[in-house]
Molecule: small-subunit ribosomal RNA
Organism: Gaiella sp.
RNA sequence: UUCACGGAGAGUUUGAUCCUGGCUCAGGACGAACGCUGGCGGCGCGCCUAACACAUGCAAGUCGAGCGAGAACCGGAGCUUCGGCUCCGGGGACAGCGGCGAACGGGUGAGUAACACGUGGAUAACCUGCCCUCGGCACCGGAAUAGCCCGGGGAAACCCGGAUUAAUGCCGGAUUGCCCCACAUCCCUGCGGGGAACGUGGGAAAAGGUAGCUUCGGCCUCUGGCCGAGGAUGGGUCCGCGGUGGAUUAGCUUGUUGGCGGGGUAAUGGCCCACCAAGGCGACGAUCCAUAGCUGGUCUGAGAGGACGAUCAGCCACACUGGGACUGAGACACGGCCCAGACUCCUACGGGAGGCAGCAGUGGGGAAUCUUGCGCAAUGCGCGAAAGCGUGACGCAGCAACGCCGCGUGGGGGAAGACGGCCUUCGGGUUGUAAACCCCUUUCAGUUGGGACGAAGCUUCGCCGGUGAAUAGCCGGCUGGAGUGACGGUACCUUCACAAGAAGCCCCGGCUAACUACGUGCCAGCAGCCGCGGUAAUACGUAGGGGGCAAGCGUUGUCCGGAAUCACUGGGCGUAAAGCGCGCGCAGGCGGCGAUCUACGUCCGGGGUGAAAGCCCAGAGCUCAACUCUGGGACUGCCUUGGAUACGGGAUCGCUUGAGGAUCGGAGAGGCAAGGGGAAUUCCACGUGUAGCGGUGAAAUGCGUAGAGAUGUGGAGGAACACCUGUGGCGAAGGCGCCUUGCUGGCCGAUUUCUGACGCUGAGGCGCGAAAGCGUGGGGAGCAAACAGGAUUAGAUACCCUGGUAGUCCACGCCGUAAACGAUGAGUGCUAGGUGUUGGGGGGUACCACCCUCAGUGCCGAAGCUAACGCAUUAAGCACUCCGCCUGGGGAGUACGGUCGCAAGACUGAAACUCAAAGGAAUUGACGGGGGCCCGCACAAGCAGUGGAGCAUGUGGUUUAAUUCGAAGCAACGCGAAGAACCUUACCAAGACUUGACAUCCCGCUGACCGCUCUAGAGAUAGAGUUUCCCUUCGGGGCAGCGGUGACAGGUGGUGCAUGGUUGUCGUCAGCUCGUGUCGUGAGAUGUUGGGUUAAGUCCCGCAACGAGCGCAACCCUUACAUUGUGUUGCCAUCAUUUGGUUGGGCACUCACAAUGGACUGCCGGUGACAAACCGGAGGAAGGCGGGGAUGACGUCAAAUCAUCAUGCCCCUUAUGUCUUGGGCUACACACGUGCUACAAUGGACGGUACAAAGGGUUGCGAAGCCGCGAGGUGGAGCCAAUCCCAGAAAGCCGUUCGUAGUUCGGAUUGCAGGCUGCAACUCGCCUGCAUGAAGCCGGAAUUGCUAGUAAUCGCGGAUCAGCAUGCCGCGGUGAAUUCGUUCCCGGGCCUUGUACACACCGCCCGUCACACCACGGGAGUUGGCAACACCCAAAGUCGGUGAGGUAACCUUCGGGAGCCAGCCGCCUAAGGUGGGGUCGAUGACUGGGGUGAAGUCGUAACAAGGUAGCCGUAUCGGAAGGUGCGGCUGGAUCACCUCCUUU
Repeated sequence: UUCACGGAGAGUUUGAUCCUGGCUCAGGACGAACGCUGGCGGCGCGCCUAACACAUGCAAGUCGAGCGAGAACCGGAGCUUCGGCUCCGGGGACAGCGGCGAACGGGUGAGUAACACGUGGAUAACCUGCCCUCGGCACCGGAAUAGCCCGGGGAAACCCGGAUUAAUGCCGGAUUGCCCCACAUCCCUGCGGGGAACGUGGGAAAAGGUAGCUUCGGCCUCUGGCCGAGGAUGGGUCCGCGGUGGAUUAGCUUGUUGGCGGGGUAAUGGCCCACCAAGGCGACGAUCCAUAGCUGGUCUGAGAGGACGAUCAGCCACACUGGGACUGAGACACGGCCCAGACUCCUACGGGAGGCAGCAGUGGGGAAUCUUGCGCAAUGCGCGAAAGCGUGACGCAGCAACGCCGCGUGGGGGAAGACGGCCUUCGGGUUGUAAACCCCUUUCAGUUGGGACGAAGCUUCGCCGGUGAAUAGCCGGCUGGAGUGACGGUACCUUCACAAGAAGCCCCGGCUAACUACGUGCCAGCAGCCGCGGUAAUACGUAGGGGGCAAGCGUUGUCCGGAAUCACUGGGCGUAAAGCGCGCGCAGGCGGCGAUCUACGUCCGGGGUGAAAGCCCAGAGCUCAACUCUGGGACUGCCUUGGAUACGGGAUCGCUUGAGGAUCGGAGAGGCAAGGGGAAUUCCACGUGUAGCGGUGAAAUGCGUAGAGAUGUGGAGGAACACCUGUGGCGAAGGCGCCUUGCUGGCCGAUUUCUGACGCUGAGGCGCGAAAGCGUGGGGAGCAAACAGGAUUAGAUACCCUGGUAGUCCACGCCGUAAACGAUGAGUGCUAGGUGUUGGGGGGUACCACCCUCAGUGCCGAAGCUAACGCAUUAAGCACUCCGCCUGGGGAGUACGGUCGCAAGACUGAAACUCAAAGGAAUUGACGGGGGCCCGCACAAGCAGUGGAGCAUGUGGUUUAAUUCGAAGCAACGCGAAGAACCUUACCAAGACUUGACAUCCCGCUGACCGCUCUAGAGAUAGAGUUUCCCUUCGGGGCAGCGGUGACAGGUGGUGCAUGGUUGUCGUCAGCUCGUGUCGUGAGAUGUUGGGUUAAGUCCCGCAACGAGCGCAACCCUUACAUUGUGUUGCCAUCAUUUGGUUGGGCACUCACAAUGGACUGCCGGUGACAAACCGGAGGAAGGCGGGGAUGACGUCAAAUCAUCAUGCCCCUUAUGUCUUGGGCUACACACGUGCUACAAUGGACGGUACAAAGGGUUGCGAAGCCGCGAGGUGGAGCCAAUCCCAGAAAGCCGUUCGUAGUUCGGAUUGCAGGCUGCAACUCGCCUGCAUGAAGCCGGAAUUGCUAGUAAUCGCGGAUCAGCAUGCCGCGGUGAAUUCGUUCCCGGGCCUUGUACACACCGCCCGUCACACCACGGGAGUUGGCAACACCCAAAGUCGGUGAGGUAACCUUCGGGAGCCAGCCGCCUAAGGUGGGGUCGAUGACUGGGGUGAAGUCGUAACAAGGUAGCCGUAUCGGAAGGUGCGGCUGGAUCACCUCCUUU
């Protein structure tokens, strides 16, 4: 200096984590389409579908300088009957003969898997019109035929006959430079052939055209023609290599493969034919089926790849479908011909015509793709000598935002941050410098005027020069003149005016950038995935705001990417999907050490090629860009040539270490066969003997008095081999276990020796292969699918029991599968150790121990690996080789097809459809009919109850106008309610009010309001009467009432699943966490586990933990003791006084109120680890937390409460608000909860008598006294309380009575008479007296409380309250029983284990059945397509044959012949027909399973030991999951044993 420019992820499985794995998204692209929107220009691009059918016009003509004729028109001549006719010249339309072109250009992609294409070669196996170069030639003749004319046929298309005619049309002859053939010569060669020279025999031509000149003979110019050679160009043919899916297509082939000979072609060749041979192709994928034009390239991608093959370019193929040839240099021919077919059109019905996949255009199809435009001015092509003509090629224009690119829709200033909108916490925020307004600019569009490049060539004119006789022609020249533009008056330039005419679309839950309000209420809807929506939706719809892109923006479809998700680059297979059950082994792949050669791979250099365009780089042209141009690079490839030789391959020679052999030893349930043995079960016989046996959780079926079972002896028969036995041995695996013998496979060790890479792996193939099962024949003791019976159960097709058949056993033959497992393919090498054990060898020794080594088999562990678990020299480590296998779950190891099998079935093995997961390992919980440890009135031990009765009370239910509402297992139910006659009250009926019963603001009126009286009314209410304010600066103000207006009030209306607060519960259970550190990828773990101990995570010890917080405990209250202080209203021992602590006095005592002390395992002994602590003891009022209370961790139950209160949102507003009267909440066939009272004698009744505590009292408690049987009345002392009152405590004690009875028990119910409260006791209060006297005689299943001053029992007080407790909250009196213990029930704590649970076992989840929908399989068949085969028929046509038709040129002896045409025949053959098959689709009564669906039915199979461990294979049975038998596996919990290891 140059080159190199290049790789991003996210969401979603879980409570969370890591991994596996699929699905989805963000990017780019498009010949697109659709939705909304749309200013301008440039450049591109535009039927992807029906190779569907086409009206109309145009798309291939041209040449008169090849030829004859020749209309219109012009001129001339002749004739004329003046109508005209004829001839000549010019002129040249239309058509014809002839030539060239029409095989190019243009279109399309149907067919084609092929030498069609690409690439590189070959052609010594070929052709090539027009063009170029060279050489040679062009002489003499002939016969026709279109046109035109005449005639005829036909509707037409067109045809026929006759006559005549030309040529660069056709034919004959001559000539032979040269060419071809035959024969002979030489050279080269790759042996196929090629080249050269030369002799003998055969084959061509148009003086044709034009211009000029001409002495008319000709000359000359240009052009054309023929022959040959060569070139160029274009093509034909052949070959190597390359590019596609299916093996559920495995065999294909008879012209097939080759040969000889021939035919045919421009040319090789079975291309074709005859004959001969029997070959050829194929797992390196033939054949068949499906799909497809190929390439340069395009899109994507970091690349490697993947997908595609529009436009442009190259090649191919096709031209309505199929077949065929003709002409020609070239075709089997898009706008040619013939035939067949389908279709369309014309027709006079006899016949004809046609082919847009050319350009436009039409119909149709489709989501979808344009003008029936202008021009040959340019570029190109055809013809022509040329002018020129033709050209839907092409150049342009039109239409379409279809794409790419560029430009604009304005720029600067502008805060009162305007109005409006939206939101709002009502303060404001936002839209937003945005607008208005001021200043400025004018691109584009509009307008005015100007106005190109593209035109060069050619023609013509002029001039000059050359040639020439020439002023002709030809050639050349001139910054010579003139002419020629579709686009187009376009690009571009310019004038003028005005911010003037020009912005939308999508999105805003996460991914993903951008948020609020309202509406809606699992509806309507959204959605790419996850998912939103069930009343507060940033996810639906709308609005405001925001984000993104922008003349576009979104959506849909398709491709690549992301996807390392098919992995060459660049993946995996112990448990996630994935190692074949095991071996032997052909092909194939891979392969030890040394040497030499070769040069195929490999590497380096050179040459050719790799079209252009495209791509990349640099530069240039349109104002830029898109676009275009120029140069370079690249095109990673192929061919060829020279070289290198390390490695791989090949050839050769050697080696011994891999592998194998020999020799000597060794261990073993290795295999096969034969023989033998004892124990046990069962059966049989006999003996003894008697009533049971057997079986289970308990039973029953069963057996037994016809003698079982038990026991003894003898016998029969089959099967299996106890102990030894061992993570011991052997085998490839399956598997193998008494003893002996025979046969036989493999392995190990040692030592020398031999072979010399002989090896490893192994697709196909072959063999072996548990159990079950099948076939044939045996055998059959025990066991035992099926089956039967008995139980269990809701049922029990099971688990349990009694029986029992196949089978289990043997022989032979099948089957070929298992959790055939180490869920781990085989082989080789390498990579720390330790410790057991089996077999062998060596050393050593007391032939103990121990050391070394080989081969096996276990455990623990380093590095390393792993998602983790784990593996770890027996790898899942590090590497190499080969094979097998995987690619989301379900559907499904299913269907179809094929192979195998006697069958059962095995092997191979999909798709539709469906899901957003399915999985692995580990973590934390929760759970277990898992384990361990431990607590609790949890059980047990006790006492008293409930459940039965009557009543009270609450609830359900029912009823009702209403019976207001809430609470719902424990943890609702004498609960909210500490007290519903009205009120309360929320409910119902009726009557009223509407700014309201209540609050604030405004306006008007009044001066009060309130209270009292009267009238109407059920009352609310209405009316009347009475009464009547304050301050003042005199303006008014305050206050109150009335009236009015609207904001608003009001709601016990909804939502406790929007909330606050409060509360219940687990639970006064001992737990719940954090910081730092450490471990783990991580969730998380550790700490908090462990050993002890405690009521306690209480404390001690240990420990990768060290600390800390909330809980526990303590601090607080109360109670139990004492001391001190203070003594009135309390107390009274002493003194006095008295009926009486009444009084004086006192404060010792009781008591009260305060303060303080006291208890801490402090002391002693023991146990324990020298700890913590526990046990016992002393002292003490109290002892190990002294009793009781208050105190409730992190959290759980969407627990309870919107009706205590508060509160968001929603709802009602002359009512869902408010007031009033009355009713209801008190109902009553029933059911439940909680209680009271009882059932009696431990009692009832009566009489007498004793002792509390804690409370309450002025709207109050209310004494004494009096009245009443009593409730109560009267009365009013005293008391704002240690003073007075409520206030008699009761059980108890002392007596009397009752005598077991529905009673002197019990008191319900009812009647009558009263009392009290209250406006009022009817619905619906309490109490009293008299009378009445119900059920009930101790309570079924079940169930509650309580461990000491407790239960039980007895009364007292209080709150609420006018009145109204059997409830509730308190108080004291009397005062027990029992606890062995932790197996069980319930609840709880800690550790551990399993888990498919995580809404967490009230979990999860399986199968049948029923219903709906969806796709698929089978199916008597029906129907269609495709390809092939056999036969029949056979058009046109080539080729061949034929001779009785026809026939100008040539030959002829003139007769004819040759040749040709037509006809006929033959081969081949399209289409067609017939036939049986193949294959692929469509459809099909019915049928089979599968999938998906709402809260259906039956059961409970699996997950925990899932309640019978589960699962695999097989057989069998059953509504179903499933059960059972046999064998196997651990991917089984728990306990025990054994072995090994670790720690101490």